[in-house]
RNA sequence: ACAUGAUAAUAGCAAACCAGCCGAAAGGUUGGGACGCAAAGUCAGGAGUCUAAGGCAUUACACGGCUGCGUGUAUGCGAUGAUCGUCCGACUGCCAUG
Numbered sequence: 001a002c003a004u005g006a007u008a009a010u011a012g013c014a015a016a017c018c019a020g021c022c023g024a025a026a027g028g029u030u031g032g033g034a035c036g037c038a039a040a041g042u043c044a045g046g047a048g049u050c051u052a053a054g055g056c057a058u059u060a061c062a063c064g065g066c067u068g069c070g071u072g073u074a075u076g077c078g079a080u081g082a083u084c085g086u087c088c089g090a091c092u093g094c095c096a097u098g
Base pairs, nucleotide, nucleotide: 002098003097004096005095012037013036017032018031019030020029021028022027035085041091042090043089045088046087047086048083049082050081055077056076057075059074060073061072062071063070064069
């Protein structure tokens, strides 16, 4: 330096769930808690997945208006939001073995 994770040791992270806070939501965060993890360390670059506030659209209904339409509710689209504990990629790192 490269490959591998059988064994051992040291240390680390923390799913579900519960509570507080943030967020429209997905989700995040702090504490508790451990299902798991050899990169479950970092980065939303590619794919996937989740969400849909603002925006856009048409239809339906209601109201205003009075024939141009506007507003509200419902519905649909849609990432600019989220996820690295979905996969790929990039960067970095502990121990052991070869």